[in-house]
Context: one part of a larger RNA
RNA sequence: UGACGGGGGCCCGCACAAGCGGUGGAGCAUGUGGUUUAAUUCGAUGAUACGCGAAAAACCUUACCUGGACUUGACAUCUAGAGGAAGACUCUUGGAAACAAGGUCGCCUUCGGGCCUCUAGACAGGUGUUGCAUGGCUGUCGUCAGCUCGUGUCGUGAGAUGUUGGGUUAAGUCCCGCAACGAGCGCAACCCUUGUGUUUAGUUGCUAACAUUUAGUUGAGUACUCUAAACAGACUGCCGGCGUAAGCCGGAGGAAGGUGAGGAUGACGUCAAGUCCUCAUGGCCCUUAUGUCCAGGGCUACACACGUGCUACAAUGGCCGGUACAGAGAGCAGCUUAGCCGUGAGGUGGAGCCAAUCUCAAAAAGUCGGUCUCAGUUCGGAUUGUGGUCUGCAACUCGACCACAUGAAGUUGGAAUCGCUAGUAAUCGCGAAUCAGCAUGUCGCGGUGAAUACGUUCUCGGGCCUUGUACA
Numbered sequence: 001u002g003a004c005g006g007g008g009g010c011c012c013g014c015a016c017a018a019g020c021g022g023u024g025g026a027g028c029a030u031g032u033g034g035u036u037u038a039a040u041u042c043g044a045u046g047a048u049a050c051g052c053g054a055a056a057a058a059c060c061u062u063a064c065c066u067g068g069a070c071u072u073g074a075c076a077u078c079u080a081g082a083g084g085a086a087g088a089c090u091c092u093u094g095g096a097a098a099c100a101a102g103g104u105c106g107c108c109u110u111c112g113g114g115c116c117u118c119u120a121g122a123c124a125g126g127u128g129u130u131g132c133a134u135g136g137c138u139g140u141c142g143u144c145a146g147c148u149c150g151u152g153u154c155g156u157g158a159g160a161u162g163u164u165g166g167g168u169u170a171a172g173u174c175c176c177g178c179a180a181c182g183a184g185c186g187c188a189a190c191c192c193u194u195g196u197g198u199u200u201a202g203u204u205g206c207u208a209a210c211a212u213u214u215a216g217u218u219g220a221g222u223a224c225u226c227u228a229a230a231c232a233g234a235c236u237g238c239c240g241g242c243g244u245a246a247g248c249c250g251g252a253g254g255a256a257g258g259u260g261a262g263g264a265u266g267a268c269g270u271c272a273a274g275u276c277c278u279c280a281u282g283g284c285c286c287u288u289a290u291g292u293c294c295a296g297g298g299c300u301a302c303a304c305a306c307g308u309g310c311u312a313c314a315a316u317g318g319c320c321g322g323u324a325c326a327g328a329g330a331g332c333a334g335c336u337u338a339g340c341c342g343u344g345a346g347g348u349g350g351a352g353c354c355a356a357u358c359u360c361a362a363a364a365a366g367u368c369g370g371u372c373u374c375a376g377u378u379c380g381g382a383u384u385g386u387g388g389u390c391u392g393c394a395a396c397u398c399g400a401c402c403a404c405a406u407g408a409a410g411u412u413g414g415a416a417u418c419g420c421u422a423g424u425a426a427u428c429g430c431g432a433a434u435c436a437g438c439a440u441g442u443c444g445c446g447g448u449g450a451a452u453a454c455g456u457u458c459u460c461g462g463g464c465c466u467u468g469u470a471c472a
Base pairs, nucleotide, nucleotide: 001472002471003469004468005467007466008465009464010463011462012461013460015456016455019420020419021418022417023416026311027310028309029308030307031306032305033304034302035301042053043052064297065296066295067294068293069292070291073123077122078121079120080119081118082117083116084115087105088104089103091102092101093100094099108113125286126285128284129283130282134280135279136275137274138273139271141269146185147184148183149182150181151180152161153160154159165176166175167174191263192262193261194260196232197231198230199229200228201227202226205222206221207220210219211218235257238251239250240249241248242247313413317372318371319370320369321368322367323366329360330359331358334353335352339348340347341346379410384405385404386403387402388401389400390399426448427447428446429445430444431443432442
């Protein structure tokens, strides 16, 4: 100087408390461990692994296994020699295919060359190894308020001071004081979204008045809504109180008040944290194989254990019928209307749309009416049987969906444990990426919409000062 203390002081955080809803019990989905296996590819492992890499494992992907093939190679550059235009085939035989053997067609040139095959050689290739050789990227402490430097001063020195102290703040934020005076990286602000208004603009948007219609449908209008660009607006600016000041408390006006709300933004560093399987890269290793191609299988196994979710156990509910209101997105090898067929998945059909125009598109909880009456039930839907639909060369291993039948566990969950402070939790549906097909996952969007916070004694984590130390 740090680190640590079941030392002290001050302060903060959904850290506790106060509340609301879960997990832990059931079934299923998914990931992991373990076991099994020819293989169940590899990585991630307290917090900071476990719906993680993977924003899609039937083939492909694929890295694994079994078997069949290739060896200048699936891919790149070059050299030497030999040959040929390149190349195409719904051809034949063998084969699971890759491929092998043969056949048919075709026959470049501006003469510089380009392209292809064979042979030989330099080399290619490696998701092989080392993340404890590395770059880059990322997680965590933590959006915590810290981390440092120059000059000066003090100290033999390591170092100290500044950065400590008194206040204040979300903040090393600001003020005052002070052997310090200044400065940098962080904080804040600048950026985006959202909340209010003004101006400009008015189609594909909108409709107050006038006409018109089943319908903003059409004429008309550009007021209103909305769209999208510019600007305004909030600064403790004003008033009162407290205070030396910084600032704090209350009030007014205001759409908004003291960081208005949300996002992006992550200092010096820590964990030899993670990643050599995104990529790049040193060393090492393989080179008729640890490279390459192909078929089939596997990654989907199943006495079990754990994590994360979905659906429930019902009446604040289930079922049937009527009816209302979003936002944000996507669309041409695409979204696919109306109509018709089918109980349905879907089929048919072909209008419109490169989209404020057309389509996906039905929002669902809600509300109105009916029914069920507390039951393992008209709750719950696992499992299984049969028949179908769709995608796709192909749904056996191993897809999703539909119909009929079947109708398991489950009556609110032990010890323990998680999330959340407001348009939040809870609850309800919608969209997108990936994608031929496949979503209970992920990322977004809106609808309905709470309860509680006395307080900081205690638990956990963190910041500052101080003290002790047999630690570095």